Background
Predicted 3D model of a 73-nucleotide RNA (transfer RNA) from a Candidatus Micrarchaeota archaeon. The sequence was found in a public genome assembly. The source organism's lineage runs through Archaea, Nanobdellati and Microcaldota. It matches the Rfam family "tRNA".
[in-house]
RNA sequence: GGGGCCGUGGUGUAACCUGGAAGCAUGUCACCUUCGGGCGGUGGUGAUCCCGGUUCAAAUCCGGGCGGCCCCA
Numbered sequence: 001g002g003g004g005c006c007g008u009g010g011u012g013u014a015a016c017c018u019g020g021a022a023g024c025a026u027g028u029c030a031c032c033u034u035c036g037g038g039c040g041g042u043g044g045u046g047a048u049c050c051c052g053g054u055u056c057a058a059a060u061c062c063g064g065g066c067g068g069c070c071c072c073a
Stems, first nucleotide, its partner, number of pairs: 001072007010026004020056001027045006049065005
């Protein structure tokens, strides 16, 4: 220098190909339960790497950039 894959709550992941209300688990907070704690139950909490484009509508498609891993030189 060239190519491939990946980037979503604190953490692990689904949804992406085939555009249409961002889901699940875990964590965390409050409450219930207990003599107290754990377990369990109910409710809350919090995310699409960045910029631009296409579209009525973008996590998803397109272009550029950033970061990580791998391959070639």